The RNA shown here (FMN riboswitch aptamer (RFN element)) has 116 nucleotides. It was read from a public genome assembly, where an Rfam model found it. Of the family's consensus pairs, 100% are formed in the model.
């Protein structure tokens, strides 16, 4: 040291500016944001959480990227154009606003005890 058990801590970002209208951060027009583990560094690869259906429990649903370059190696870096986003609620149709949530979780770090 690996393992196992227990505990404790952490554990999700975002409409500036403009235009319309009685009233929109929800439309328009810009702007803005990217949980977790893998893998050559990922929101759009693989899988998981969250979220939805259900009285629950099995169980199901559940978004979205091409292309060009380095390179041994990248759908993940670098250029370039794209494109996506649970439910309730609202003076108006929300990825950002307000509520479930001072919550829950994949995880991550640590600590302590056991045991070899």
């Nucleotide at each position: 040291a690996a393992a196992c058990a227990u505990c404790u801590u952490c554990g999700g970002g975002g409409c500036a500016g403009g235009g319309u209208g009685u009233g929109a951060u929800u439309c328009c027009u810009g702007a803005c944001c990217g949980g977790c583990a893998g893998u050559a560094u990922a929101g759009u690869c693989u899988g998981c959480g969250a979220g939805c259906u259900g009285c629950a429990a099995a169980a199901g649903c559940a978004g979205a990227a091409g292309u060009g370059g380095u390179g041994a190696a990248a759908u993940u870096c670098c250029g370039c154009u794209a494109c996506c986003g649970a439910c309730g609620g609202u003076a108006a149709c929300a990825g950002u606003c307000c509520g479930g949530a001072u919550g829950a979780a994949a995880g991550a770090a640590g600590a302590u005890a056991u045991g070899a």